[in-house]
This record gives sequence, C1' cells and structure tokens, in this order.
RNA sequence: UAAAAUCUUCGGGGCAGGGUGAAAUUCCCGACCGACGGUAUGCGCCCAUGGGGCGACGAGUCCGUGACCCGCGUGAGCGGUGGAUGCCGGUGUGAUUCCGGAACCGACAGUAAAGUCUGGAUGGGAGAAGAUGACA
Repeated sequence: UAAAAUCUUCGGGGCAGGGUGAAAUUCCCGACCGACGGUAUGCGCCCAUGGGGCGACGAGUCCGUGACCCGCGUGAGCGGUGGAUGCCGGUGUGAUUCCGGAACCGACAGUAAAGUCUGGAUGGGAGAAGAUGACA
C1' cells in the first nucleotide's frame, strides 16, 4: 500500500378533477410516475509534460443490468425472451444526457379491459455504503 473472501445496513415512484355505466383509480377526457451501472476533446484537483489518474454536473426512449415470464437443473445456478424519439428548435469545443416544445413506452395474476388499485412481496434484486481482512 492492496486483493480474494466473509459479514452488516440500505436498495421504486405514480390517476387530482371529470364523463358513461348496475358495476371501471381498469373504458373515455384529463392527471401523475420514471430502479441500478456506464457515457465529454469541456470544468476542478493530483501526478506529471508522452499523456495518465481521480472527482463534480449529465438519459424512462443511447449502451448494458435488474424485477416478471419461459426452458433446463435435486440445488446453487445456467440459458432465453423482454418497451419507447438518432423528433423539432436552442446553447456549447463538447450533450440522442442540459434548456424550450412535441411525441412515445411501461411484466405477471385478480377484477368492467390497470405503468398508477389489490396480490405473489415483511419476497427477490441490479447495485450503493460500511466493517473485518490489515500490519508487520
């Protein structure tokens, strides 16, 4: 100075108001919501002058991940499926991430047809933080 490993904690939001109807937070008008990691030739700091490292800002629609579902497996787990703007305008060296506008998307089961209700779920989880490791 640091790793494997082990453990602990944390880890998802949302139909106001109205219409029809016997019945709908499910239909219609309208409203509301957005998990996790990554992503700059600029900026800050450090090392240093070849550039490199770290950090802040930055996406529901870019790249990837997770939940659900399907298959295999005694199991741990493995494999597969899986939604939506390279929209319009603007700023800038740089942004599909910022600003303004418009559009679009959202597992399964239940039920008057559900991203928002109820349920599997006091579950699982991408991952985040911390402790031990760890001091000679």

The RNA shown here (FMN riboswitch aptamer (RFN element)) has 136 nucleotides and comes from Natribacillus halophilus. It was read from a public genome assembly, where an Rfam model found it. The organism belongs to Natribacillus, within Bacteria. Rfam family: FMN riboswitch aptamer (RFN element). On this family, see Winkler et al., Proc Natl Acad Sci U S A 2002: "An mRNA structure that controls gene expression by binding FMN". The model forms 100% of the base pairs in the Rfam consensus.